[in-house]
RNA sequence: GUAUAACUCGGUGGUAGAGUGUAUGCCUAGCAUGCACAAGGUCCUGGGUUCAAUUCCCAGUAC
Numbered sequence: 001g002u003a004u005a006a007c008u009c010g011g012u013g014g015u016a017g018a019g020u021g022u023a024u025g026c027c028u029a030g031c032a033u034g035c036a037c038a039a040g041g042u043c044c045u046g047g048g049u050u051c052a053a054u055u056c057c058c059a060g061u062a063c
Stems, first nucleotide, its partner, number of pairs: 001063003006020004014051001022038001024036003044060005
């Protein structure tokens, strides 16, 4: 310094998004491509501050 979806990443104090991937449907004689839609996250762990913490503070863990 980094830790957020299966992978790569973004994000902001107000109940978390994208691309890729996956499932389904459309399309096709079939496959691929393309289009639509859906699923998928205790935001590394524990505490503190706050009405409210992924976000701020402290400690720890891994790299």